[in-house]
RNA sequence: GCCGGGGUAGCUCAGUCGGUAGAGCAGAGGACUGAAAAUCCUCGUGUCAGCGGUUCGAUUCCGUUCCCCGGCA
Numbered sequence: 001g002c003c004g005g006g007g008u009a010g011c012u013c014a015g016u017c018g019g020u021a022g023a024g025c026a027g028a029g030g031a032c033u034g035a036a037a038a039u040c041c042u043c044g045u046g047u048c049a050g051c052g053g054u055u056c057g058a059u060u061c062c063g064u065u066c067c068c069c070g071g072c073a
Base pairs, nucleotide, nucleotide: 001072002071003070004069005068006067007066010025011024012023013022019056027043028042029041030040031039049065050064051063052062053061
């Protein structure tokens, strides 16, 4: 330099045929207990990496930039 994959909640990730986002874990509050642990209930206002473009509308499509992983040279 070229090609491919990825960047979404504190962490690990899901979310396609475009209609303004979700699970598990963690955390907070509560129930239970003499007190804890375990268990149960409740709780998310996330510049969906950045900037442009298309569109009535973009995490999702297009362009470009940055970062991570792999391959080729």
Transfer RNA from a Nitrospinaceae bacterium, 73 nucleotides, folded computationally. It matches the Rfam family "tRNA". The coordinates come from a structure-prediction model, not an experiment, and the mean pLDDT is 82.